The prediction has a mean pLDDT of 89. A computed fold for a 350-nucleotide part of an RNA from an uncultured bacterium, annotated as small-subunit ribosomal RNA, central domain. The full RNA is in RNAcentral, with records from ENA and SILVA.
Context: one part of a larger RNA
This record gives sequence, structure tokens and C1' cells, in this order.
RNA sequence: CUGGGCGUGAAGCGCGCGCAGGCGGCUGUCCGCGCCCGGCGUGAAAGCCCCCGGCUCAACCGGGGAGGGUCGUCGGGGACGGGACAGCUUGAGGGCGGGAGGGGUCGGUGGAAUUCCCGGUGUAGUGGUGAAAUGCGUAGAGAUCGGGAGGAACACCCGUGGCGAAGGCGGCCGACUGGCCCGACCCUGACGCUGAGGCGCGAAGGCGUGGGGAGCGAACGGGAUUAGAUACCCCGGUAGUCCACGCAGUAAACGAUGCAGACUAGGCGUGGGGGGACUUGACCCCCUCCGUGCCGGAGCCAACGCGGGAAGUCUGCCGCCUGGGGAGUACGGCCGCAAGGCUAAAACUC
Repeated sequence: CUGGGCGUGAAGCGCGCGCAGGCGGCUGUCCGCGCCCGGCGUGAAAGCCCCCGGCUCAACCGGGGAGGGUCGUCGGGGACGGGACAGCUUGAGGGCGGGAGGGGUCGGUGGAAUUCCCGGUGUAGUGGUGAAAUGCGUAGAGAUCGGGAGGAACACCCGUGGCGAAGGCGGCCGACUGGCCCGACCCUGACGCUGAGGCGCGAAGGCGUGGGGAGCGAACGGGAUUAGAUACCCCGGUAGUCCACGCAGUAAACGAUGCAGACUAGGCGUGGGGGGACUUGACCCCCUCCGUGCCGGAGCCAACGCGGGAAGUCUGCCGCCUGGGGAGUACGGCCGCAAGGCUAAAACUC
């Protein structure tokens, strides 16, 4: 150096971009570094292995043989790897023409509803629960009508649907902006894949400064329940939830399934595009590309199940696991305003 694994047993980094590194399509010529073959040299002796022999055997000893290398040198081979040069278009990218979308950022705007305020009508309750009570209400509540303020979220459409790398994204309009799909086959000509470090993005909750605050609501107060009730239920309610900027960097960040590529029966839906056929026709039907679901064959799997979007058959690269507890802890280091995060043991014990 070499093993076996990672959907659910321990194990896929939350996601992306990407330096180094690893890996790399088709054709031709050359080089001959790797690689392969041969000659010579060297690889001391002893030892190991085989054969023969000597001590009565053995240990031990003597003789012979074999073996032994990232070695040196000379010659040769030219498939494969590598290098140089020339070329190709299938991989990759671009141009052109179409297309769908809650993809992102910013600005504006609409209606319903809750709450509060003002006014009208009106009177004895209302609210809440398993039942109640706290609460609110004759200083006029609740109900109802009109007017106003403000914040947050966008019913129906809504899907088993769409978009995004992930987190995630849903009223309407506009501005700016990223990606994706399809068609014809015009251009470049391997420009590619992966990616240790690194950099960026990253739900909720949390933190800083300033704003905002309708509803909801940790903490907290009260009412109940109960043996108790630091809860579940009820009445209130601060932070927070919202906005701007900055920080934090976690998750059952899940498909518990890394990324890329190739190959391997089918059937039924659905979203987007193209083509065909038919037609009054958007429809129905057939073919095809991309996405998203269900069922299922071979195969795989400990089983469950997976099954062309594989957990099948292979290739490249990365990450990770190696009995349970101690412990995702201590110590140290790095990061953070803090909370804490990342990295990560041991004694001991079963």
C1' cells in the first nucleotide's frame, strides 16, 4: 500500500461556484517518458526454498541449484498511458427562432377579514368551557349601520401542478435580473467531469442599531383542572413575529439516497415544447424531447423495498463510516457582540 461499506443498521458535507489535484471523446503522423521483450553487468558471503552429502538421528555443518530489483547499460517493440504536431464533431459551449414558470431584487397598488377610534340605532348581557370562572359591560358592552386609522397575510384559482442549486417561492401592476425547455443543425473545435483547501448562498429561532406593531404570542399575571399542575383548557400579555441595514450559520437543511456520464422490458397519469394525421375546431388519436408522479419486469436487497429520475450494470472524482455509553462532550485552536458554531479526544465502563 491493500478490506468492506454509507435509503431505514455506524456512514452523502444543507446547497452552490471553483484554484490545486485526480480523471478524460474520435482520426492520423512523430517521440519512446511510463509500459513490454531480449543481451550483458551487478544484486558479497551467510540465511530462506529444493537436491545431494558428513557427524549413529536431529539440531548443526559441507557441496550444488533455484530464487531475489521502482538497479545500471545496450538493443528492440510501439498496442495502451503520456508528450508534440495536424485534423474531426458525437462531449461542452455559442448564434438564430420559438416557449412555460409562486425563480430573484426593487417600487407601486387592490379587495376581504381581524383589531382599535368616531358617530347612529338599541338594552342587559357578552365572552369562554367538558362544565365554569377570571375578563368585558348600565360611565351603555355584545349585536347592527355609517365613517376613519393601522398592521399583517393574500380566500377561490390551487393540482396527485409549476419554478429554483439548496434554503425556499403564491393577490395585482411595472422596472431590473438569473436559470430552464423545444426547433432547425449555422458557428467554435474537447474548450470537459469532479473538486481537498477557499469563496458565496443558506428555514425557523436568536443578536445589534433604527423603525413598525393589527392579529398571534415564548416569558409573565390571572381563572380553572388536579393529590399537586411551575402543564394540557380559558382570560390577558412582553419579547418576538413585520421593515431597513449588519451579525449569526444551525435543522428530521430528508428522497434520511453526493455530482457527472453510459447502458438495461413495459403500462397508466400529469406539466412544457416540437412533429404527424384528421378536422369547422382549441379537442381526440399517433410519434418525439424535457420535467414530475403511480404501478411493474429483469436485476439488486438482510428484509422493507428500489426498479430508465435505480437502491440494476459500469466508469471518473469528492465526502463520510469502522461496537454501545462517556460525547458531538473536555482541552486546544479558529470564528462570533453574545447565545454559541466548527474541528474533536481520553480515562473509565458494558